[in-house]
Predicted 3D model of a 76-nucleotide RNA (transfer RNA) from Candidatus Manganitrophus sp. NCBI's taxonomy places the organism under Bacteria, Nitrospirota, Nitrospiria, Candidatus Troglogloeales, Candidatus Manganitrophus. Its Rfam family is "tRNA". By type it is a transfer RNA.
RNA sequence: UCCCCAGUAGCUCAGCUGGCAGAGCAGACGGCUGUUAACCGUCGGGUCGCUGGUUCGAAUCCGGCCUGGGGAGCCA
Numbered sequence: 001u002c003c004c005c006a007g008u009a010g011c012u013c014a015g016c017u018g019g020c021a022g023a024g025c026a027g028a029c030g031g032c033u034g035u036u037a038a039c040c041g042u043c044g045g046g047u048c049g050c051u052g053g054u055u056c057g058a059a060u061c062c063g064g065c066c067u068g069g070g071g072a073g074c075c076a
C1' cells in the first nucleotide's frame, strides 16, 4: 500500500431480499419463599462506529473516514 471480515442496549449477539430497532444475560421494581438463591412477571436502557449521498422511507444500498481482526505485497 492492497484485499476480506467485524463495529447494533452495560455484555454476548440477531435483524442487512430498504418499511415501527430486537433476544438472552446483567440492572430496577414486584410476585413466590420464614430469609436468601432459584423460578415467574413488569419496567427502564439505543442518534445501529463517524460523515456525506441515493430514496417517500436507510441498521440495511453507494462514497469517504475511524477502530479491531485476518490475509497479501514491499523490505533496494
Stems, first nucleotide, its partner, number of pairs: 001072007010025004019056001027043005049065005